[in-house]
RNA sequence: CGGACCGGAGGAUCGCGGCGUGGCCUGUGAAAGCAGGUGCGUCGAGGAAAGUCCGAACUCCUACGGGCAGCAGGCUGGCUAACGGCCAGGCGUGGCGAUGCGACGGAAAGUGCAACAGAAAAUAAACCGCCGAACUUCGAUCCCGCGAUCUCACGAUCGCGAGGUCGAGGUGGUAAGGGUGAAAUGGUGCGGUAAGAGCGCACCGCGUCUCGCGCGAGCGUUGACGGCAUGGCAAACCCCCUGCGGAGCAAGACCAAAUAGGGACGUAAUGGACUCGCCCGUGUCCGCUCGAGCGUCCGGGUAGGUUGCUCGACCGCCGCGGCAACGCGAGCGGCAGACGAAUGAUCCUCACCUCCGAGCGCAAGCAAAGGGGAACAGGAUUCGGCUUACAGGUCCGCUCC
Numbered sequence: 001c002g003g004a005c006c007g008g009a010g011g012a013u014c015g016c017g018g019c020g021u022g023g024c025c026u027g028u029g030a031a032a033g034c035a036g037g038u039g040c041g042u043c044g045a046g047g048a049a050a051g052u053c054c055g056a057a058c059u060c061c062u063a064c065g066g067g068c069a070g071c072a073g074g075c076u077g078g079c080u081a082a083c084g085g086c087c088a089g090g091c092g093u094g095g096c097g098a099u100g101c102g103a104c105g106g107a108a109a110g111u112g113c114a115a116c117a118g119a120a121a122a123u124a125a126a127c128c129g130c131c132g133a134a135c136u137u138c139g140a141u142c143c144c145g146c147g148a149u150c151u152c153a154c155g156a157u158c159g160c161g162a163g164g165u166c167g168a169g170g171u172g173g174u175a176a177g178g179g180u181g182a183a184a185u186g187g188u189g190c191g192g193u194a195a196g197a198g199c200g201c202a203c204c205g206c207g208u209c210u211c212g213c214g215c216g217a218g219c220g221u222u223g224a225c226g227g228c229a230u231g232g233c234a235a236a237c238c239c240c241c242u243g244c245g246g247a248g249c250a251a252g253a254c255c256a257a258a259u260a261g262g263g264a265c266g267u268a269a270u271g272g273a274c275u276c277g278c279c280c281g282u283g284u285c286c287g288c289u290c291g292a293g294c295g296u297c298c299g300g301g302u303a304g305g306u307u308g309c310u311c312g313a314c315c316g317c318c319g320c321g322g323c324a325a326c327g328c329g330a331g332c333g334g335c336a337g338a339c340g341a342a343u344g345a346u347c348c349u350c351a352c353c354u355c356c357g358a359g360c361g362c363a364a365g366c367a368a369a370g371g372g373g374a375a376c377a378g379g380a381u382u383c384g385g386c387u388u389a390c391a392g393g394u395c396c397g398c399u400c401c
Stems, first nucleotide, its partner, number of pairs: 001397006008350007016044006023038006046376001050387002053385005058248004064287005070244005075089005090104001091102004105239002110237002112233002127178002129174003134171009144161007186204006206226004211220003252307004262298006280291002314334004318329004352373004359366002
């Protein structure tokens, strides 16, 4: 780090609920039976019973088909009744590691968002710098030419013209260096350039095609070519693919009883038949089928009993298959069903944790008697998952020091 499990045991006394009983008692009845009580036997909460988050079984809403809305999921292959779950992989990411996590289709269809800092945060851009090749201004200096003046000459001074060098600028070039930032438009090296830049080249990186491995997601890098590059967010709207009717055991079914077959409004129809149309039937619209009136408000009665209600896609052991999730098989064993809602209380012993501690020991520590404590927490139709809570303890495998 991953996985599995326990989470008190035994005894005694009293007390609860279900089931069984060819035991007994009472009531009722012709009897069978029914109701109540009692004896005996036997069973009686969880790994999460919590959350109510997913999925289903089951029940009801009229059956069927289609469109829309809305919601959910989103890598690949499997498991399952199904799932947003689980298993095994892939990719990404945290960790030295065992391993953990992932809301994991699409950013070149469109729209939108990104504080501050920074020049600039998407197809933008120059803050500090670098350049002076191209064009140009000023200053200094050097050289050359011409002219003038001075000089016997050398040479000196002044003016004009052209050129070079240095310095300071302007138009301009640049994104390599520096700065800001979570992130700045591939990296290293060489060449090239006025200075630079995939501007060119080599290697790496990236992309396309091909080759090899794999069921696949993908992986490898065999070869070739290329641009010589190119953001983030869709847990933003959106696009693509897949799926989904709704409500829920307080669902429903039955029995008994009571009340005021109460009243108002709206809607469809309202002599009959036919045709058409129209309101309602658990998101909405359409088609179609079957059926029935439907909706809102005021007022009154009853909220009693039975059932649903526990044998299940069930749990454990064993064998076989599978890396695993899981599947198959037969044998053995096991199972609360309450209804104001059952399993509790007391005592003793032992085990566990902890505190003090005579004593032992060089020390680390061990430790009698004694005291204290003992986690999270209780079914209500059932099951498969997920998430959250949990004192203490045991076992297996792996990693690091």
A computed fold for a 401-nucleotide RNA from a soil metagenome, annotated as Bacterial RNase P class A.
Rfam family: Bacterial RNase P class A. By type it is a ribozyme. Rfam links the family to the GO terms tRNA processing, dimeric ribonuclease P complex and ribonuclease P activity.
Model confidence (mean pLDDT): 76 of 100.